[in-house]
Order: sequence, then structure tokens, then C1' cells
RNA sequence: GCAAACCCGCCGAAAGGUGGUGGCGCAGAGCUACGGGGCUAACGCACAUUUCCGCCAAGCCGGCCGAGCCGCCA
Repeated sequence: GCAAACCCGCCGAAAGGUGGUGGCGCAGAGCUACGGGGCUAACGCACAUUUCCGCCAAGCCGGCCGAGCCGCCA
């Protein structure tokens, strides 16, 4: 310097994002969805028959890892 979880408001089908509170942690816990991995499953498909369940990312995660860019200390 940043700011986890809990809680509250808003956006979202959700994952999650965002603002406030708050500090778990981080010597880059800065930025970027390019690669891997993970999360959700709206739409769609299948099944059931109207509950539920399965598959699926172009949605999400940078505080999962790598990579690129920018930066700090010795």
C1' cells in the first nucleotide's frame, strides 16, 4: 500500500461483481481471460411429466497456477 470472511444496499438465473462496514491475509492480494484448472447452468439438449436429476459457457474466478505488461526493494 492492498483488503478476506461476516453483515447491509444495488446488479445478476446463478457463480459472481460493485458500494459501505470490517481486517483474514498478501513484498507485487497491481492490470490483462492468452494457456491450464475451478465455479455457476440461464438459454439449449436429454429425461421425467410438470418436483427433481444429467450434459453444456460464449457467463464467472487475477486472493488457484502459469504467461504478458507495468511497478517496488536489495
Predicted 3D model of a 74-nucleotide RNA (c-di-GMP-I riboswitch aptamer) from a soil metagenome. The prediction has a mean pLDDT of 87.